[in-house]
RNA sequence: UCCUCGAUAGCUCAAUGGUAGAGCGGUUGGCUGUUAACCAAUAGGUUGGGGGUUCGAGUCCCUCUCGGGGAGCCA
Numbered sequence: 001u002c003c004u005c006g007a008u009a010g011c012u013c014a015a016u017g018g019u020a021g022a023g024c025g026g027u028u029g030g031c032u033g034u035u036a037a038c039c040a041a042u043a044g045g046u047u048g049g050g051g052g053u054u055c056g057a058g059u060c061c062c063u064c065u066c067g068g069g070g071a072g073c074c075a
Stems, first nucleotide, its partner, number of pairs: 001071007010024004018055001026042005048064005
């Protein structure tokens, strides 16, 4: 330098171009002699940045940033 995959809740990950969700974790309550476990409720999102297409973009296109893998180059 090129190719490829990825970036979404605190963490790990979903989401056919049509209301952004789950598990774990957090908080509150229930249960229990207490803790754990279990049950219920609840909070939590500029979907990496910018731009474009579209009635509508996490999803498609362009560009940039960061990370994984591969190739190439130098030695």
Annotation:
Transfer RNA from a Caldisericia bacterium, 75 nucleotides, folded computationally. Lineage of the source: Bacteria > Pseudomonadati > Caldisericota > Caldisericia. Its Rfam family is "tRNA". The family's RNA type in Rfam is transfer RNA. From the family's description: Transfer RNA (tRNA) molecules are approximately 80 nucleotides in length. Gene Ontology term of the family: triplet codon-amino acid adaptor activity.